[in-house]
This is a predicted structure of a 364-nucleotide RNA (Bacterial RNase P class A) from Pseudenemella bisphenolivorans. It matches the Rfam family "Bacterial RNase P class A". Rfam describes the family as follows. Ribonuclease P (RNase P) is a ubiquitous endoribonuclease, found in archaea, bacteria and eukarya as well as chloroplasts and mitochondria. It is annotated as a ribozyme. The source organism's lineage runs through Bacteria, Actinomycetota, Actinomycetes, Propionibacteriales and Pseudenemella. Its mean pLDDT, the model's own confidence on a scale to 100, is 77. The sequence is in RNAcentral, with records from ENA.
């Protein structure tokens, strides 16, 4: 210099004017009180604060709230290499195994196919108890019959590989080595697993994001949760049930247990308010210590949306970045916006910046 890999950050700035939503202070007026004082508080004044890295999708996990929590059985969901982190997770970190790349590094929905069942398109003779289309060998009445998985051909996949013995030709039929599997021993590692050696039978394809099996794990609903205050209303009809037990609870079902006088449908009527929950928290930044890391301990500092017909905006000036041309101007500044809160994942994103590392070429 060129080509790449990985990780991180920013997401226009300042000022002025007008406007909107909370909060604090001041407060005209009004109310209570004999008074001192208290309460309330404007179309009011002042001050300060007011979206994000994803606020998004609502896909996982939790906090919080309400309901449930005698027992037994069945069904169902989720997760899936190992060790750790965490409040928890399907997240994160490190490692193992397999695959890709010269490399930095990347990818894996990564338990079990030697428990059982199912499926494997097209092609092909045959697709899982193998199989005879061509070829090879033997026989033949020349039509064919038999043997054979070495060779050819089909396919994503054809039932270990190489060499030899053997045979009519062949074949793990037998033998040696290699590969793989099972099992045993030794060594290393917390472990997944790795390395070495022995023995065994000739070797039993794929698919579990098919059923299934194994291990672990899982109550239900959600801030429209839930609590308090205020306010409104009108009943009527039909069916069914009260020891011949409707209905409800055990929030998937069954058994079983408990409560039990109401329950279901139709017509008609009323309400559409306020307030709490509500925002300071598994919070952030810096330093230090432990740890490879995720993360954790300790110390210091910092903080300020909380709406509910739902605020967070608009205009102007200057600067910043990018683009265009007639060189003086013009245009553009992404993705997108809180709604109980938090940890993740995923998706969207103009433009700009930083760090670590790899490969190639050249020079010192």
């Nucleotide at each position: 210099c060129g080509a790449g890999u990985c990780g991180g950050c920013g997401g226009g700035g300042u000022g002025a004017u007008c406007g909107c939503g909370g909060c604090g202070c001041c407060g005209a007026g009004c109310c209570c009180g004999c008074a001192a004082g208290g309460g309330u508080g404007a179309u009011g004044g002042c001050g300060g604060c007011g979206a994000g890295g994803a606020a998004a999708g609502u896909c996982c996990g939790g906090a919080c709230u309400c309901c449930g929590c005698a027992g037994a059985g069945c069904a169902g969901g989720g997760u899936g290499g190992u060790g750790g982190g965490u409040a928890a997770c399907g997240c994160c970190c490190a490692c193992c195994c397999g695959g890709g790349g010269u490399g930095a590094c990347c990818c894996g929905c990564g338990g079990g196919a030697a428990a059982g069942u199912g499926c494997c398109a097209c092609a092909g003779a045959a697709a899982g108890u193998a199989g005879a289309c061509c070829g090879c060998c033997c026989c033949u009445u020349c039509g064919g019959g038999g043997g054979u998985a070495a060779g050819g051909g089909u396919g994503a996949a054809a039932g270990g590989g190489u060499g030899g013995u053997g045979u009519a030709a062949g074949a793990g039929a037998c033998c040696a080595c290699c590969g793989g599997c099972a099992u045993c021993u030794c060594g290393g590692g917390u472990g997944a697993c790795c390395g070495a050696g022995g023995u065994g039978g000739c070797c039993g394809g794929g698919u579990a994001a098919a059923c299934c099996c194994c291990a672990c794990u899982c109550g239900g609903a959600g801030c429209a949760a839930g609590g308090c205050c205020a306010g409104a209303c009108a009943g009527g009809g039909a069916g069914u049930g009260u020891u011949c037990g409707a209905c409800g609870g055990c929030u998937g079902c069954u058994c079983g247990c408990c409560g039990g006088a109401g329950c279901u449908c139709c017509c008609g009527g009323g309400u559409a308010g306020g307030u709490c929950g509500c925002u300071g928290g598994a919070g952030g930044c810096c330093g230090u210590c432990g740890g490879c890391a995720a993360c954790g301990g300790c110390g210091g500092c910092c903080c300020u949306a909380g709406a509910u017909g739902g605020a967070u905006g608009a205009u102007c000036a200057c600067c910043c970045g990018c683009c265009c041309c007639u060189c003086g101007g013009g245009g553009c500044g992404a993705c997108a916006g809180a709604a109980u809160c938090c940890g993740g994942c995923u998706u969207a994103c103009a433009c700009g910046c930083c760090g670590a590392c790899u490969c190639g070429u050249u020079c010192c």